This is a predicted complex of two RNAs, RNase P RNA and transfer RNA, with 441 nucleotides together. It holds a member of the Rfam family "Bacterial RNase P class A". From the family's description: Ribonuclease P (RNase P) is a ubiquitous endoribonuclease, found in archaea, bacteria and eukarya as well as chloroplasts and mitochondria. It is annotated as a ribozyme. Its mean pLDDT, the model's own confidence on a scale to 100, is 78.

RNA sequence: CAAGGAGACCAGGCGGCCACUGCCCCGAUUAUAUCGGGGGAGAGGAAAGUCCGAGCUCCUCCGGGCGGGGUGCUGGGUAACACCCAGGCGGGGUAACCCGACAGAUAGUGCCACAGAAACACACCGCCCCGGCAGGGCACGCCCUAUCGGGGUAAGGGUGAAAUCGUGAGGUAAGAGCUCACGGCCCUGGCGGUGACGUCAGAGGCGGGUAAACCUCACCUGGAGCAAGGCCAAAUAGGGGGACAAAAGGUGCCCGGCCUGUCCCCGGGUUGGCCGCUGGAGCCCGGUGGUAACACCGGGCCUAGAGAGAUGGCCGCCGCCCCGGUUCUGCCGGGGCACAGAACUCGGCUUACAGGUCUCCUUGGCCC
RNA sequence: GGGCCGCUAGCUCAACAGGUAGAGCAGCUGACUCUUAAUCAGCCGGUUCUGGGUUCGAGUCCCAGGCGGCUCA
Numbered sequence: 001c002a003a004g005g006a007g008a009c010c011a012g013g014c015g016g017c018c019a020c021u022g023c024c025c026c027g028a029u030u031a032u033a034u035c036g037g038g039g040g041a042g043a044g045g046a047a048a049g050u051c052c053g054a055g056c057u058c059c060u061c062c063g064g065g066c067g068g069g070g071u072g073c074u075g076g077g078u079a080a081c082a083c084c085c086a087g088g089c090g091g092g093g094u095a096a097c098c099c100g101a102c103a104g105a106u107a108g109u110g111c112c113a114c115a116g117a118a119a120c121a122c123a124c125c126g127c128c129c130c131g132g133c134a135g136g137g138c139a140c141g142c143c144c145u146a147u148c149g150g151g152g153u154a155a156g157g158g159u160g161a162a163a164u165c166g167u168g169a170g171g172u173a174a175g176a177g178c179u180c181a182c183g184g185c186c187c188u189g190g191c192g193g194u195g196a197c198g199u200c201a202g203a204g205g206c207g208g209g210u211a212a213a214c215c216u217c218a219c220c221u222g223g224a225g226c227a228a229g230g231c232c233a234a235a236u237a238g239g240g241g242g243a244c245a246a247a248a249g250g251u252g253c254c255c256g257g258c259c260u261g262u263c264c265c266c267g268g269g270u271u272g273g274c275c276g277c278u279g280g281a282g283c284c285c286g287g288u289g290g291u292a293a294c295a296c297c298g299g300g301c302c303u304a305g306a307g308a309g310a311u312g313g314c315c316g317c318c319g320c321c322c323c324g325g326u327u328c329u330g331c332c333g334g335g336g337c338a339c340a341g342a343a344c345u346c347g348g349c350u351u352a353c354a355g356g357u358c359u360c361c362u363u364g365g366c367c368c
Numbered sequence: 369g370g371g372c373c374g375c376u377a378g379c380u381c382a383a384c385a386g387g388u389a390g391a392g393c394a395g396c397u398g399a400c401u402c403u404u405a406a407u408c409a410g411c412c413g414g415u416u417c418u419g420g421g422u423u424c425g426a427g428u429c430c431c432a433g434g435c436g437g438c439u440c441a
Stems, first nucleotide, its partner, number of pairs: 001364010012318007020042002023039006044339001048350002051348005056225004062256005068221005073087005088102001089100004103216002108214002110210003124157002126153007134145004165183006184206001185204001187202006229275004239266005248260003282301008319337008369440007378393004387424001395411005417433005
């Protein structure tokens, strides 16, 4: 210098004027309402999708059984998680590094279309043996060819996404883990490791795929959601229908317990205010422990809270990008500066995103 | 703001525990008729909303996104 990898960060800047939404102070006023003045605050890394996990609130989340749902290598972190960190294994890349729904198919069941003989016990062609029959040859021991019946064989052909462990040798009538060597799988044991797993030795002689099919194993799991829910005010007729005391309802089903004269539907009225509502698993800095995620300690800070829903507009200067012109290392004119917009609050994931800054690392080239 | 559901031919809907997508209406052509309608025969028409994954194979199963609808004081 070029190509690439990992991580962190910014999200045009400054000034002025006018608006908008809360908060505080002062004055007028009977008043927390209204008006006037002043001060200070006011979107994000994703506020988004609502995909997970919680806090919080209500429901009798009471006990047992069944069912449903979720997670799925190991260890740790955390309030919790499907998240994060570290490690193992597998895959990709020359490498830095990246990706992985990554338990179990010798527990059982189902499925494997078409093709194929057979997709779990299977012989279509082929190969081989035995027997019968026909023809031919002969050195009379037999041999060759065709056909029929019985049997053996998964080496070869062919089908398929997938064919009974792969390659080679021995062996055999022909073959076959039948035997052997190497490799793979499975089992047992030793050693290392908390563990996933790695490694070594022995033995078995090899029993398709699919679990993002049912299922098995291990662990977790009550339901609903701030329009939850509570209070005040206002309104109204406590209206009509239905279910039932041998019962019904209490948010999957059953049983038991407990509670309640209740439960469901339709119609009518009110459609105002307050709380929940923002100080919290909070943010920043430093130290300690830990490989890290993170935890603990000390100091500092307060940082939006609407209810049809605020955070905007204009002007000036500067920065970056694009286009055009030109007297061309500059100047002039025009345009643009992403994705997007809090609504109970957090921790994550995922998705969208113009441009730019910094740090570390890998590979290749050149120079000293 | 929260919750739930659905996207298949131009329209309305099917597709049995995954095996290669059909039906009705509409459209086009032909027949019948003097002509039209009706009727009969035939034909056309699909990236199954998009992308990725599991599988030999995906409309179907899983994940992510897009669009539309319903509902809750």